RNA sequence: AGGGUUUGAUCCUGGCUCAGAACGAACGUUGGCGGCGUGGAUUAGGCAUGCAAGUCGAACGAAUCCCAGCGCCGUAGCAAUACGGUGGUGGGGGAAGUGGCGAAAGGGGCAGUAAGGCAUGGGUAACCUACCCCGGGGACCGGGAUAGCCGCCCUAACGGGCGGGUAAUACCGGGCGACGUACCUCCGGCGCCUGCCGGGAGUACCAAAGGAGUUUCGCCCCGGGCGGGGCUCAUGUGAUAUUAGCUGGUUGGCGGGGUGACGGCCCACCAAGGCGAAGAUGUCUAGCGGGUGUGCGAGCACGACCCGCGCCACUGGCACUGAGACACUGGCCAGACUCCUACGGGAGGCUGCAGUCGAGGAUCUUCGGCAAUGGGCGCAAGCCUGACCGAGCGACGCCGCGUGCGCGACGAAGGCCUUCGGGUUGUAAAGCGCUGUCGUGGGGGAGGAAAGCCGCGCAAGCGGCCUGACCUAUCCCAGGAGGAAGCACGGGCUAAGUUCGUGCCAGCAGCCGCGGUAAGACGAACCGUGCGAACGUUGUUCGGAAUCACUGGGCUUAAAGGGCGCGUAGGCGGUCCCCCCAGUCCGGGGUGAAAGCGUCCGGCUCAACCGGACCAGGGCCUUGGAUACUGGGGGACUCGAGGGGGGUAGGGGCAGGUGGAACUUCCGGUGGAGCGGUGAAAUGCGUUGAUAUCGGAAGGAACGCCGGUGGCGAAAGCGGCCUGCUGGACCUCUGUCUGACGCUGAGGCGCGAAAGCUAGGGGAGCGAACGGGAUUAGAUACCCCGGUAGUCCUAGCCCUAAACGAUGGGUACCAGGUUGUGGACCGGACAUGGGUUCCCAGCCGGAGCAAAAGUGUUCAGUACCCCGCCUGGGGAGUAUGGUCGCAAGGCUGAAACUCAAAGGAAUUGACGGGGGCUCACACAAGCGGUGGAGCAUGUGGCUUAAUUCGAGGCUACGCGAAGAACCUUAUCCUGGACUUGACAUGUGCGAAAGCGCUCGGAAGUAGCCCGCGGAAACGUGGGGCCAACGGUAUCCAGCCCGGAACCGAGCACAGGUGCUGCAUGGCUGUCGUCAGCUCGUGUCGUGAGAUGUUGGGUUAAGUCCCCUAACGAGCGAAACCCUUGUUGCCAGUUGCCAGCGGGUCACGCCGGGGACUCUGGCAAGACUGCCGGUGUAAACCGGAGGAAGGCGGGGAUGACGUCAAGUCCUCAUGGCCUUUAUGUCCAGGGCUGCACACGUGCUACAAUGGCGUGAACAGAGGGACGCGAACGCGCGAGCGGGAGCCAAUCCCAAAAAACACGCCCCAGUUCAGAUCGCAGGCUGCAACUCGCCUGCGUGAAGUUGGAAUCGCUAGUAAUCGCCGGUCAGCAACACGGCGGUGAAUGUGUUCCUGAGCCUUGUACACACCGCCCGUCAAGCCACGAAAGGGAGGGGCGUCCGAAGUCGUCGCACCAAGCCGGCGCCGAAGACGAAACUCCUGAUUGGGACUAAGUCGUAACAAGGUAACCGUAGGGGAACCUGCGGUUG
Repeated sequence: AGGGUUUGAUCCUGGCUCAGAACGAACGUUGGCGGCGUGGAUUAGGCAUGCAAGUCGAACGAAUCCCAGCGCCGUAGCAAUACGGUGGUGGGGGAAGUGGCGAAAGGGGCAGUAAGGCAUGGGUAACCUACCCCGGGGACCGGGAUAGCCGCCCUAACGGGCGGGUAAUACCGGGCGACGUACCUCCGGCGCCUGCCGGGAGUACCAAAGGAGUUUCGCCCCGGGCGGGGCUCAUGUGAUAUUAGCUGGUUGGCGGGGUGACGGCCCACCAAGGCGAAGAUGUCUAGCGGGUGUGCGAGCACGACCCGCGCCACUGGCACUGAGACACUGGCCAGACUCCUACGGGAGGCUGCAGUCGAGGAUCUUCGGCAAUGGGCGCAAGCCUGACCGAGCGACGCCGCGUGCGCGACGAAGGCCUUCGGGUUGUAAAGCGCUGUCGUGGGGGAGGAAAGCCGCGCAAGCGGCCUGACCUAUCCCAGGAGGAAGCACGGGCUAAGUUCGUGCCAGCAGCCGCGGUAAGACGAACCGUGCGAACGUUGUUCGGAAUCACUGGGCUUAAAGGGCGCGUAGGCGGUCCCCCCAGUCCGGGGUGAAAGCGUCCGGCUCAACCGGACCAGGGCCUUGGAUACUGGGGGACUCGAGGGGGGUAGGGGCAGGUGGAACUUCCGGUGGAGCGGUGAAAUGCGUUGAUAUCGGAAGGAACGCCGGUGGCGAAAGCGGCCUGCUGGACCUCUGUCUGACGCUGAGGCGCGAAAGCUAGGGGAGCGAACGGGAUUAGAUACCCCGGUAGUCCUAGCCCUAAACGAUGGGUACCAGGUUGUGGACCGGACAUGGGUUCCCAGCCGGAGCAAAAGUGUUCAGUACCCCGCCUGGGGAGUAUGGUCGCAAGGCUGAAACUCAAAGGAAUUGACGGGGGCUCACACAAGCGGUGGAGCAUGUGGCUUAAUUCGAGGCUACGCGAAGAACCUUAUCCUGGACUUGACAUGUGCGAAAGCGCUCGGAAGUAGCCCGCGGAAACGUGGGGCCAACGGUAUCCAGCCCGGAACCGAGCACAGGUGCUGCAUGGCUGUCGUCAGCUCGUGUCGUGAGAUGUUGGGUUAAGUCCCCUAACGAGCGAAACCCUUGUUGCCAGUUGCCAGCGGGUCACGCCGGGGACUCUGGCAAGACUGCCGGUGUAAACCGGAGGAAGGCGGGGAUGACGUCAAGUCCUCAUGGCCUUUAUGUCCAGGGCUGCACACGUGCUACAAUGGCGUGAACAGAGGGACGCGAACGCGCGAGCGGGAGCCAAUCCCAAAAAACACGCCCCAGUUCAGAUCGCAGGCUGCAACUCGCCUGCGUGAAGUUGGAAUCGCUAGUAAUCGCCGGUCAGCAACACGGCGGUGAAUGUGUUCCUGAGCCUUGUACACACCGCCCGUCAAGCCACGAAAGGGAGGGGCGUCCGAAGUCGUCGCACCAAGCCGGCGCCGAAGACGAAACUCCUGAUUGGGACUAAGUCGUAACAAGGUAACCGUAGGGGAACCUGCGGUUG
């Protein structure tokens, strides 16, 4: 400090989200020790049990107990004496009681409370204060009771009654009595209105208590103090205006009551006030502060623990006592609840400490001790103290420590990965050597504790004695690495990745998003990263968020300027002078508690923690000063503003009048068949005379030309002419007048297009609705014919618009250029010209601004003032409440829920039923086909045991197949058979080359031949024939040896046309032979990107030229290559034969020739080179020459890329699967199956033909497992035959159409040949399924083919035959080539299809096969309405009225006092009317979301009717139509 996320990419806006810190936390996994903290946040829900407030015998009486001694009695004893009883005395303790003090503190909680609180600072001339301290003074004489106690009685209990008797520091009477209080009065001083303080005199009134007995503790009065309170004032203190009015003791006064004290606090009377937009009243929420968390800060959020204040004590009310209470563990009443009960009555209050139940995600021990600190009582000892000090439980938090340290491998094992080489875990372990923290066991142990008390002392002080609940610092010993590591994460943000499993499943997820068979995102493993006794998750707060912007934001198009004006409050305000000093500034004083935070220092070994000092504390109060600015008071000024005189322009407004054109209707004339309308039509009108035309009449509405980018108005808006009334603006007089009179403007008031509403008129045209006609799948629309409201007028409502410049108003300043409207001025005069100036209205443009587009003196620039408005999208301008309206509806205006975006501007593409330019057999022009028939062939489908597989619009379908009878041939089917296999390799050595599995067997062996079983594969048997290498044997080796082959066994492996072409390589198709696709540098732009590549020409072409912020370059195009067309040269066999010679029936047959043709090498040739024209050029047009002319024809050649196009079945290859089978082999079948459908072809339908006869002319190929001549046979296929030929020699081989002659005569034929029968031929192991051919016979459909559709622009189409590959043969009519004959049409680009470039729009970017809207149907979620139902808090009214204070009356001789009656007030309660809030509700309404539902196509491209806004009507729905408006 920022990051992720909207897009194909970019910039901006904007939300969501993450990283940080924190917590009284909770949950999950894990868990060694210690220190210091901290722990019921929810039900202020209910509570068993124990404890939490007592103490004083030095206030009092007394029961009782103990001790001592005395008297008496009894027992024992002779007695002393002992024991027991009893009486009184003394001492000690002391239940209960009287009395005193305390119990109002301490402790707990946060319900209530938005002010009776709290915080800060004041006031009290309006007050109080027990205990404590200081000063002064004082305590005389009496009296009567009453608890306890005793007796009797009631009661279950709790409690109570009567009688008797007793004490006091309890109570009472009298007395003295003040420096005290009250009143009056005098004097002095002071103040803030009432007054206060001090002093003097008078009158009235009022005190006391004793205890102890060395000391002393109390008591009464007065004054003062410390500390504590009461009351009061100012300022500050949450949300809501969808709460706007509230108030009857209310506001004030006079008089009283009451209080410690002021006061309507209370009462009577009088007045009618008081509060409120600076937010009263109501509602909701909440204890407040010191502080805490976070943050750079300003802020924001919070108020646990600790401290201060307030409030509460089961709920509500009330008072008593007291210094103090309306009283947590006091009282009374009422209520709810719980408990006891003998049913008559009673008892109780943990929000004290523990503990329990409940509710909850969740919060502890029914512990120890008064040792310390503090409190109450006491003279004291001491007692009490769940305050407190400690311990316990909880990783709840913060802090500290440990779980070991060193050495230790070219690196063990195991795990994981692997390209199989290795890598990693990893010095990690083991091993070796050390150490001893913490924990464990044992033993020592300071400190928290010195006061108090006792003694001495006048005192200060000195000495002595007692006291530890709990905690241990720390030290020593023992032992031994021994007891001590996890959690989360590893796609990006964000630090850390691999393998396997899974297969949109299971799951993950904070956001973006992962998972549909190679997942770094799921699960696991290994490895890694982070933190570490913890780590994650969840929740919450602040931060990041400048995302509520005071610091510190915005409003043309992103959310956001009010439709416009007038104006109230308020805010802001010109120049000069004087005064005041409120704001402001400077200084002093007070306060701002402590704790906390900060700084420094110190104490626990450190730290957390604790102690000390200092700083800070924005604030408030007070005081002295300053006076520039703001403000206030006074005076002056003129430049702001306004006024006056003169003039100007204008659709400014209102009213009245008036005019012509057009239109419609009516009347009349002419006229005679149509008119009208559309894309085309129809409805409609018309022979009862329309339309057209002429004349006349009537009516209503709107005002052509002028007219403008022009004028006026605040906006809405305003348009013939004339008149009247009226508002504003501008110019000028201009230093002429007033003298800041100004700007803005919350509320408020007024105006406010169109539509719409009410009432009454009016109604020509137009025209929602409606009717009809068309269009259409439909057409509730667009188009047409009609047509009602309405449009118009008057009066009154409505109050909204894309009410827009999507731009609030005002003022000042900040480059220019140009145009228009209105005015004034200047040149001696005139102006059609020129110049200056003011107002208004436009265009272009600089700086600046802006995300950009843009804006730019008419600001979106630079500033100031005021108002309005915005804070993600949807839900929604909806619901609800309020208010306005006759209604329609307007204004104000949410939430739940849901999404990770919604947006703005610009960029590149793609697209458009947008535009421009230009191509292509794209269309048109033309020729021939397909689609109909039969057959062939491929495909779909069907069938089948199987009909193997792939290819699927163009770009699959005579495609892979350039040859399926077996073979081919495949996980095709049926059946059979084999298992290291049909085929390959061999672990080692070596640097490499290379040599090269293991074990065994084997001699007539391997192999060949023959048998048997078998269909074969295979199995098996015997016999025959019969190998190869090296060595050895004197020679001779199949035999001997060795190895190899071979056989058998075994290991590792082979094999797979099995899957994935969406894991791939390679190859291929297509766009497309289209002219494009890019790069470097530079420049422009924040950027995506642009420029270059656009533009003007030109071309087949991004071909070339010119221009040019571009300059160059690359891949493509072209060229280079092959072929063909012309010529030359060279060469001359197998080709050729003109001339010469020879020969033949004939033939280059022979000699020969090198002319020609040809062959095939090398050259030449064409370049817009030449001429003319046009043009700057490139180039184009025409011409000449030429075999060929503007690329001569044809081929090969295919840019960046697109289609996850095709191919795992050519091949290669990752992964997966299979292993006596998905491998291998074999037999037979299938791939040829046929009711159908489609593609591609062949042959035809005939006379430009068929048939017959005759007789011509090619090119390119093929040939030895071959082509095969002559000749012979056969009707023929073919057979026999075998010459020649390894081929310019021989053969295939005949070319066919054409040409000539003849027949046929338009017929299902002398067309056509399918189908079938018979007979043959050929190939082959074999033609049944299932080959080809021949002959004879048979003679089907078919007579030119619907919608639709294909090819072709010249040697092309059409037509004719020939050859080849594959191949034994052939289903070839296919495919690839070759030549022969040989056209027609077009010179155009409107349309269909496709393509290129530029431009435009876009809501598209898996890119129009895009996107997307609404109804309906289904599921689910939240919300609104709703007959009602239920609950709640607060207020109001009426009734009743407890306790209790007060008042009053009665009783008593009086009084205190007690008791009772009455009265006012008064809690709870009852009843009533109403408002508000919440819950619920049959049904209903829309909304959000959801996988592939239905209907249409509204919007985005001119979205196919431009869209949108307001309004009104209509319609299944999006929507359509009318009126007005906007351009987005």

A computed fold for a 1528-nucleotide RNA from a mine metagenome, annotated as small-subunit ribosomal RNA. The RNAcentral record of the sequence draws on SILVA. The coordinates come from a structure-prediction model, not an experiment, and the mean pLDDT is 84. It matches the Rfam family "Bacterial small subunit ribosomal RNA".